Model confidence (mean pLDDT): 87 of 100. This is a predicted structure of an 89-nucleotide RNA (Glycine riboswitch aptamer) from Sporolactobacillus vineae DSM 21990 = SL153.
RNA sequence: AUGAUGUCCCGGGGAGAGGGCGCAGCGAUGCGACGCCGAAGGAGCAAACGAAAGCGAAUCUCUCAGGCAAAAGAGACCUGUGACAGACG
Numbered sequence: 001a002u003g004a005u006g007u008c009c010c011g012g013g014g015a016g017a018g019g020g021c022g023c024a025g026c027g028a029u030g031c032g033a034c035g036c037c038g039a040a041g042g043a044g045c046a047a048a049c050g051a052a053a054g055c056g057a058a059u060c061u062c063u064c065a066g067g068c069a070a071a072a073g074a075g076a077c078c079u080g081u082g083a084c085a086g087a088c089g
C1' cells in the first nucleotide's frame, strides 16, 4: 500500500397475527379474559469434538418478553454512504 472480513452511526427495503369480546371513558385510550404471530431480545437442541462432565448453530423449536385495523413505533435479514479496525498474499 492492497484488502477478505468485522463493529458503529445514519439512510433505503423489510413479514406475520382478533378493524373480535367484556368493563371504564365524551373521546383519545386504558384494563381484563380468551384467540393468534415471530424476524427485537431471551431460552432449547443435531452432528462433530470429548474418558466423562460438557461444548455445540439457525430463518428449526418454545413463546418468558415483545407484537396482532390503518397510522406511528419496533423489526431478524438485505443493502448504500461514512468512520474505525483489519486476515491472507
Stems, first nucleotide, its partner, number of pairs: 002089001005085004010080004018034001021032004035068003041064001042062003049054001